[in-house]
RNAcentral holds the sequence, with entries from ENA. The RNA shown here (transfer RNA) has 76 nucleotides and comes from a marine sediment metagenome. Rfam family: tRNA. Rfam's curators write: Transfer RNA (tRNA) molecules are approximately 80 nucleotides in length. Its family is annotated with triplet codon-amino acid adaptor activity in the Gene Ontology.
RNA sequence: CGCGGAGUAGAGCAGUGGUGAGCUCGCCGGCCUCAUAAGCCGGAGGUCGGGGGUUCGAAUCCCCCCUCCGCUACCA
Numbered sequence: 001c002g003c004g005g006a007g008u009a010g011a012g013c014a015g016u017g018g019u020g021a022g023c024u025c026g027c028c029g030g031c032c033u034c035a036u037a038a039g040c041c042g043g044a045g046g047u048c049g050g051g052g053g054u055u056c057g058a059a060u061c062c063c064c065c066c067u068c069c070g071c072u073a074c075c076a
């Protein structure tokens, strides 16, 4: 250089064109308890890696760029 995968909340992940951007853990508050843990209830936290395009409408499709991971080699 070429090919493929990934980037979405603090962490791990779903969501493959329109329904309110969600799940688990974590964090905060409350209930429960003598107290802690567990359990139950509620809440905060996201300009979906950046830019551009297509579309009435983009996390999702297309193009460019950035970051990370792997393959492509050789030997047997």
Stems, first nucleotide, its partner, number of pairs: 002071006010025004018056001027043005049065005